Context: one part of a larger RNA
RNA sequence: CUGGGCGUAAAGAGUUGCGUAGGCGGUGAUUUAAGCGACAUAUUAAAGAGUACGGCUCAACCGUAAAGAUGUAUGUCGAACUGGAUCACUAGAGUAUAGGAGAGGUCACUGGAAUUUCUUGUGUAGGAGUAAUAUCCGUAGAUAUAAGAAGGAACACCGAUGGCGUAGGCAGGUGACUGGCCUAUUACUGACGCUGAGGCACGAAAGCGUGGGGAGCGAACGGGAUUAGAUACCCCGGUAGUCCACGCCGUAAACGAUGGAUGCUAGCUGUAGGAGGUAUCGACCCCCUCUGUAGCGAAGCUAACGCGUUAAGCAUCCCGCCUGUGGAGUACGAGCGCAAGCUUAAAACAU
Numbered sequence: 001c002u003g004g005g006c007g008u009a010a011a012g013a014g015u016u017g018c019g020u021a022g023g024c025g026g027u028g029a030u031u032u033a034a035g036c037g038a039c040a041u042a043u044u045a046a047a048g049a050g051u052a053c054g055g056c057u058c059a060a061c062c063g064u065a066a067a068g069a070u071g072u073a074u075g076u077c078g079a080a081c082u083g084g085a086u087c088a089c090u091a092g093a094g095u096a097u098a099g100g101a102g103a104g105g106u107c108a109c110u111g112g113a114a115u116u117u118c119u120u121g122u123g124u125a126g127g128a129g130u131a132a133u134a135u136c137c138g139u140a141g142a143u144a145u146a147a148g149a150a151g152g153a154a155c156a157c158c159g160a161u162g163g164c165g166u167a168g169g170c171a172g173g174u175g176a177c178u179g180g181c182c183u184a185u186u187a188c189u190g191a192c193g194c195u196g197a198g199g200c201a202c203g204a205a206a207g208c209g210u211g212g213g214g215a216g217c218g219a220a221c222g223g224g225a226u227u228a229g230a231u232a233c234c235c236c237g238g239u240a241g242u243c244c245a246c247g248c249c250g251u252a253a254a255c256g257a258u259g260g261a262u263g264c265u266a267g268c269u270g271u272a273g274g275a276g277g278u279a280u281c282g283a284c285c286c287c288c289u290c291u292g293u294a295g296c297g298a299a300g301c302u303a304a305c306g307c308g309u310u311a312a313g314c315a316u317c318c319c320g321c322c323u324g325u326g327g328a329g330u331a332c333g334a335g336c337g338c339a340a341g342c343u344u345a346a347a348a349c350a351u
Base pairs, nucleotide, nucleotide: 004322005321006320007305008304012319014202015201017200018199022195023194024193026089027088028087029086030085031084032083034082035081036078037077038076039075040074041073042072043071051065052064053063054062055061092192093189094188095187096185097184098183099182100181104178105177106176107175108174109173110172111155116150117149118148119147120146121145122144126137127136163170164169207248208247209246210245211244212243216242217241221237222236223235224234259318260317261316262315263314264313267296268295269294270293271292272291273290274289276287277286300307301306324351325350326349333344334343335342336341
C1' cells in the first nucleotide's frame, strides 16, 4: 500500500414484466460443527533474507547453528455469528372479502366543429400572398354567400404544477373483453423474499415490405422572390410520407441527463384518490391517517449549482457502467436485418 466514482466533469443499460444460474436474505427454539476462532502434532527441500557465532588481515564472499513466517493435513475444544437439518412464529411477501379512482390496453360502433373537393342558387371583378413583390387562381364567372353531397384526418371548451401506465406512451362519445393500482376489515398461507450475468417480451419518430387509403400538412422536386451567390430562410404548387391492416427495424436530449429493493433521519404548503373522526337537518368547513404528485425548507450531503422522507442524507444487498483527449462508437471479426443499418468493439499514430 492492499482504489475512487457514475444529476451537470468519463460513467445508470430505453424499459420494466417473466425471470434461469449466481449473490444476498425476517423472528424464536433444538441440533450439526461446514465456514470462523484457539491449541497440539506433522509437513512447509536446498540455496536466499533476518539473528547469533565463526573463517579468509577487513569487506564483499564463505561456513555453522538456532529461530520464525505462510500454506496444507490430522486431532481436540469452542460463547456468539454465517451455513446445513428439524420444529414453530407473523412484523416481509402473497391470497381472500368489501369498496374506490383513472386519456391503462385491444376490438367494434358512433358524434359534431373545421379544412378541402364536387353539384346547384345568388352575385361581379377581382382573389390569394408578402416587409414589399411575383409565380398562382379568376369573365370558360373566381373570392364572398346559401343549400346539398363526398371523403380523410384530428378531437375545441372541460384541461390542470391534474389522472393512468413498467418504460415507450395514453384525450370526442358508447359498448364488449381485459391488465394493474389504492383504501378498509382483518380472516388465511407462513419467508413463499430482494437483485438478477445470459435468455424471452415490450419499445417514440423516421425508415423498409405487401395490400389499402389519401382531406389537411408536407422531406424530395418544380416555380416565384431575396441575394454577390441562395442547392436556404419567405411565397405558389407538390411526390414519398403522415392514416389503416399485417410483418420487419430496435434506435432518441428513450431525461428526473438520477438502476432496483429495504430500513432510518425536522417540518410547512398546495393538489389527486381513499378511510376514519368532528360538525351539521344534510353537505361544505375543520382534524387525523394511507397512497400518489408538486413547491419551499432542519440536519446532513455536494466542487459548486443544488438535493433534501419522491435524497444527490445515513446504512445494507444485488446488477450495470467509467478510467485524459483525438483516432472512434470507427476498422476487423461475429451476431441480427429485405435494406437502411443496429449490437458487440480495438489498435497504430498524434497530443